[in-house]
RNA sequence: AGAGUUUGAUCCUGGCUCAGAACGAACGCUGGCGGCGUGCCUAACACAUGCAAGUCGAACGAGAAAGUUUCCUUCGGGGAACUGGUAAAGUGGCGCAAGGGUGAGUAACACGUGAAUAAUCUGCCUACGAAUUCGGGAUAACCCGACGAAAGUUGUGCUAAUACCGGAUAAGACCACACUCCUUAUGGAGCGUGGCCAAAGGAGCCUCAAGCUCCGUUUGUAGAUGAGUUCGCGGACCAUUAGCUUGUUGGCGGGAUAACAGCCCACCAAGGCGACGAUGGUUAGCCGGCCUGAGAGGGUGAUCGGCCACACUGGAACUGAGACACGGUCCAGACUCCUACGGGAGGCAGCAGUGGGGAAUAUUGCGCAAUGGGCGAAAGCCUGACGCAGCAACGCCGUGUGAGGGAUGAAGGCUUUUGAGUCGUAAACCUCUGUCAGAUGGGAAGAAUUAUGACGGUACCAUCAGAGGAAGCCCCGGCUAACUCCGUGCCAGCAGCCGCGGUAAUACGGAGGGGGCAAGCGUUGUUCGGAAUUAUUGGGCGUAAAGAGUAUGUAGGCGGCUGGGUAAGUCAGGCGUGCAAGCCCGUGGCUCAACCACGGAAUUGCGUUUGAAACUACUUGGCUUGAGUACAGGAGAGGGAAGUGGAAUUCCCGGUGUAGCGGUGAAAUGCGUAGAUAUCGGGAGGAACAUCAGUGGCGAAGGCGGCUUCCUGGCCCAAUACUGACACUCAGGUGCGAAAGCGUGGGGAGCAAACAGGAUUAGAUACCCUGGUAGUCCACGCCGUAAACGAUGAGAACUAGAUGUCGGGGGGGUUUCCCUUCGGUGUCGCAGCUAACGCAUUAAGUUCUCCGCCUGGGGAGUACGGCCGCAAGGUUGAAACUCAAAGGAAUUGACGGGGACCCGCACAAGCGGUGGAGCAUGUGGUUUAAUUCGAUGCAACGCGAAGAACCUUACCUGCCCUUGACAUCCUCGGAACUUGGCAGAGAUGCCUUGGUGCCUUCGGGAACCGGGAGACAGGUGCUGCAUGGCUGUCGUCAGCUCGUGUCGUGAGAUGUUGGGUUAAGUCCCGCAACGAGCGCAACCCUUGUCCUUAGUUGCCAGCACUUCGGGUGGGAACUCUAGGGAGACCGCCGGUGACAAACCGGAGGAAGGUGGGGACGACGUCAAGUCAUCAUGGCCCUUAUGGGCAGGGCUACACACGUGCUACAAUGGCCAAUACAGAGGGUUGCCAAGCAGUAAUGUGGAGCUAAUCCCAGAAAGCUGGUCGUAGUCCGGAUCGGAGUCUGCAACUCGACUUCGUGAAGUCGGAAUCGCUAGUAAUCGCGAAUCAGCAACGUCGCGGUGAAUACGUUCCCGGGUCUUGUACACACCGCCCGUCACACCAUGGAAGUUGGUUGCACCAGAAGUCGGUAGCUUAACCCUCGGGAGGGCGCCGCCCACGGUGUGGCCAAUGACUGGGGUGAAGUCGUAACAAGGUAACC
Repeated sequence: AGAGUUUGAUCCUGGCUCAGAACGAACGCUGGCGGCGUGCCUAACACAUGCAAGUCGAACGAGAAAGUUUCCUUCGGGGAACUGGUAAAGUGGCGCAAGGGUGAGUAACACGUGAAUAAUCUGCCUACGAAUUCGGGAUAACCCGACGAAAGUUGUGCUAAUACCGGAUAAGACCACACUCCUUAUGGAGCGUGGCCAAAGGAGCCUCAAGCUCCGUUUGUAGAUGAGUUCGCGGACCAUUAGCUUGUUGGCGGGAUAACAGCCCACCAAGGCGACGAUGGUUAGCCGGCCUGAGAGGGUGAUCGGCCACACUGGAACUGAGACACGGUCCAGACUCCUACGGGAGGCAGCAGUGGGGAAUAUUGCGCAAUGGGCGAAAGCCUGACGCAGCAACGCCGUGUGAGGGAUGAAGGCUUUUGAGUCGUAAACCUCUGUCAGAUGGGAAGAAUUAUGACGGUACCAUCAGAGGAAGCCCCGGCUAACUCCGUGCCAGCAGCCGCGGUAAUACGGAGGGGGCAAGCGUUGUUCGGAAUUAUUGGGCGUAAAGAGUAUGUAGGCGGCUGGGUAAGUCAGGCGUGCAAGCCCGUGGCUCAACCACGGAAUUGCGUUUGAAACUACUUGGCUUGAGUACAGGAGAGGGAAGUGGAAUUCCCGGUGUAGCGGUGAAAUGCGUAGAUAUCGGGAGGAACAUCAGUGGCGAAGGCGGCUUCCUGGCCCAAUACUGACACUCAGGUGCGAAAGCGUGGGGAGCAAACAGGAUUAGAUACCCUGGUAGUCCACGCCGUAAACGAUGAGAACUAGAUGUCGGGGGGGUUUCCCUUCGGUGUCGCAGCUAACGCAUUAAGUUCUCCGCCUGGGGAGUACGGCCGCAAGGUUGAAACUCAAAGGAAUUGACGGGGACCCGCACAAGCGGUGGAGCAUGUGGUUUAAUUCGAUGCAACGCGAAGAACCUUACCUGCCCUUGACAUCCUCGGAACUUGGCAGAGAUGCCUUGGUGCCUUCGGGAACCGGGAGACAGGUGCUGCAUGGCUGUCGUCAGCUCGUGUCGUGAGAUGUUGGGUUAAGUCCCGCAACGAGCGCAACCCUUGUCCUUAGUUGCCAGCACUUCGGGUGGGAACUCUAGGGAGACCGCCGGUGACAAACCGGAGGAAGGUGGGGACGACGUCAAGUCAUCAUGGCCCUUAUGGGCAGGGCUACACACGUGCUACAAUGGCCAAUACAGAGGGUUGCCAAGCAGUAAUGUGGAGCUAAUCCCAGAAAGCUGGUCGUAGUCCGGAUCGGAGUCUGCAACUCGACUUCGUGAAGUCGGAAUCGCUAGUAAUCGCGAAUCAGCAACGUCGCGGUGAAUACGUUCCCGGGUCUUGUACACACCGCCCGUCACACCAUGGAAGUUGGUUGCACCAGAAGUCGGUAGCUUAACCCUCGGGAGGGCGCCGCCCACGGUGUGGCCAAUGACUGGGGUGAAGUCGUAACAAGGUAACC
């Protein structure tokens, strides 16, 4: 410090997630030791038991038990004194208000910080003074009674004090008055006079007394400590809480308090608080600090320290220096316990501990040795404060689990390409050490202090033995360090995010290996960080979320130039404070560290004081440039009102006139013979204002358009004068505000929601048509919203220009213009900005001021609440839940019922077919024991198969074999091989005959055969979605790319686009491109012309011979053959074109613009096809899924489809005669002549290893004849008979011949195919495969030989450019809503329940205060009667609990109901994305 995740890819916006640190933690697995810390976060739930606050005999009365001495003794004991004034209890003093616990309440002067107290108190303590005098009356304990179960209560009597009371004295305090000084207002200090106010003794020394000493008591002053009170500032959320308040705010007087004060009371006034957030609600103890962070911040408030609050819940006071009191009192309530039922007792949020709750948090331990506290003169006692120990890996820190050597790289595991690699020097083994733990012995400091050590026989030291007792957890797809095998097969499972898993999973589970951390490791939870993702530091708002519809203006914020003053802000210095601990730095102590000690720094703050005066502020002057006012002109659909005009539509009346009109894609509804439409004339009425008209004008926006008049707002310009900052912005507030809508009353021509009808359609509640009501118009009043948009708030300043246009002014020239200035409105464009698009003086640039708004998508602008509205609705405006995206701009593709251009037998123009029939063949389906398998839109279907009777053959049935039919290796034997017989369907089995080969170094070896064992063979078994290779297809379409350069943040672009041209990315020109590659073309083959070479088997012009056949001689001319060349290049001419490329025409030429045909197939697409050609990974079978054999099947047959053949006839059939090819094949072959047969064929054997011989008769054609439109002399299926040939074998299941038979079919529906010239059509010939053949197929060959193309609108396919896109598995895409089902959260709801709170009223315990003379009363007074004072009782005020009624708020629940979200391939449609098929949207 960043990373993953939206996309095909990119940049941006934006959320989600991760890596870090931390914890009072918990859970899972694991666990050696020690040190130091920490340990109920939940039920402030309830508590058994023990302990946690006592002490003082030197305040007092009384005084056991025990002991010592002594006396007496009935020997039981008793008395006295002392120890000794000890235990228990009592009076009295001090303490119990500290210490310890908890965080319920509290949003507050509770806390923090800084002040104030001249408005206060302070026991014990310290210092300095003064005093400590004279008296009095009681009372507890105790004794004797009473009541009660108990707790306890009570009566009479006795007694003491440092208990209580009275008097004296008064330095001094306090009160009143006078004066002086000081001060900040009440006031403070001092001085004088008057008034008023105290007390207690105890102990020691001493023989007593006296005296002295100590402790105490009283009264002061001062201090210290602690506390009370007040104030400034600071720190939570909600405005869907906006108004709150009657002791309320203030005053006067009084009361109360330690003290100020409405703290309380009477009276008077009517105030006080609040948008700088009152009131209400929710939550919460606050701080030092702690965690995190670079910091600013954010979170938190355990342990330690400070403050506060509380002590079962609520209320109250008493005592006291201090409490409204945790281990005190009283009352009420709930709960628990005791009870004799009458009544009582209790309060662990002290330390342990128990139950309960919970994911979860310890011992009913030791000790007062230390530190500290209470009491005491002290000894001492008390102290669950505290010091220690125990439990817990809860945290931090330290340490160990050994060290060195050791390669046959052992065994074993795992992997493997089978060679090996790895665990791995790891182990074994050898040598050594002894930390920790263990055993034995010694043994502290901690005590300053004579004594005293819980910890503790602890730390530490020494000795001993022995590697012995001591390693796990998580992870290994990316982020993120670490990889393989097996299992599993969208299952089981994983997952923090992205995402893995559907048969080769580095992602699941196991294993091996590896990585990380380590006595721990992971998970979960929480916080901060990363997150600049709330942005002060440090973000944004044209299109991503975000500028209010617009203006006006209040509070607020902010504000021109200049002079003086002040010093609030600001800046600098000083002082006080900012506790300690902590953090940081330094040093030191525990062996180190954690931990601890000491010192320093820091504590950014607050207060105070001195100074400075630039800036802000305040105050006081001045100025004119901001702003405004007056005077002269100007433009304008600016606004309001009244009047008025013509054109057009409709309606009404009348005329002419006749059969249609109207409407549409086409129609129909509708209107019309009762006279429409059309046309002419007249009239009525309403609404809107053509042309002018313009990115022209005006207005704040909405918006404003005939003409005239009246009223009225704003704006611009010029020249002067005046005011003197009067300005800008603006939360709330207020005005205006399209359309639609609402209310009341008018009006209503046209248009037109709703509605009706007609069409369209699968449907059509739509689009189209015919009608048509609200409404649209006017007046008045509401509504207050729009994609109210420039998706761009207002104001000000600055920052290149160019060019239109509107309104003014100035200057020059002069009828047209130029220059300049101010204000508006546009276009282009530099710098700059921007994610890009784009903006660019009318900013989205650079700055300033103010306002509004945003913080992932959905839920949702919804719900609830408030406000507004007549309603419709508007405004304000959430949450639960859910997703990992949603989005912006741009890029490349693909697509479009987008556009432009171009091409192709693509259409059109033609010719011939298919689809109908019969047959052949392939496929589907069905059937079957099997009908083996594959191919499936084009691009499967006469395809693999260029030959299924057996074989082939992979399928089925049956019979057999198991190292195997085939390969390599080992061993044994034998040559190999072969004759014959028997069984069997055969494979096979048994018997039998012949035969001894080759090489040799004589050992043997090679080949072959047989037997045996095991390694292995074998598989047309699966996966073409694991693959290679090959192939199809787009497509012989013209495209596909690269290097360098340039442009762009980037994906990418450019080049390759553009203008021409071409069959072509073919070529030319232009151009930030320049070049290049794969494709195109050419090079190759063939064909067309010529030349040359060569002339047999081919040829024959001329010559000769001839049986008349190139047969022979001969010839080498021609044809031909097959080698080599020539030829064609837009080369020439003319035209067009841009002077180009090229195109058009022509000449010449065998051939003319690629001459015809072929081979040749770019980058890629289709997970296209093929594991059954072959090869191959993985999986599977191994007496079988391998191998052999026989028979069967692949040939089945209701049917459907494809491809063909033959036909339906006269351009024909049949008969007869007759002519002309090319290219092939042939020795296991082609087979001549001849003969036989109707024929298939047989026989025959010549020739031929082929330009020689054979297949081999070409057919259509031509000539002649016949048939006469007929199911025929067409057509030939089917069936019957007889044969031929091949073959081991033609039954299933061959072909051919012949005789007979003679089906459908009379030109084929919707639809659809091929072909542009030697082509279609038609005619025959050959070949491969092959014994034969289902071939009508396929591949070739030649013969005869057309028609048509205007053209590119349309269909299909393709190419280039461009455009839109929400598509990118790319339109066979994406995607919306209802309905149905399941689940989830939520709103409404008759109500129901609970909590809290307001108001009104009732009631009123305890208690303070006040009143009262019913009862009562020791101290003082007394005239002895009584009084003062007190107590009880009663009354009053206040008031807790409680009650009644009525509201508010919150929560839970609720039949039913509303929408929302999420779910597997449900239903219905097709709304949106392309012109999405009616542009979309508000």

Predicted 3D model of a 1482-nucleotide RNA (small-subunit ribosomal RNA) from an uncultured bacterium. RNAcentral holds the sequence, with entries from ENA. Its mean pLDDT, the model's own confidence on a scale to 100, is 85.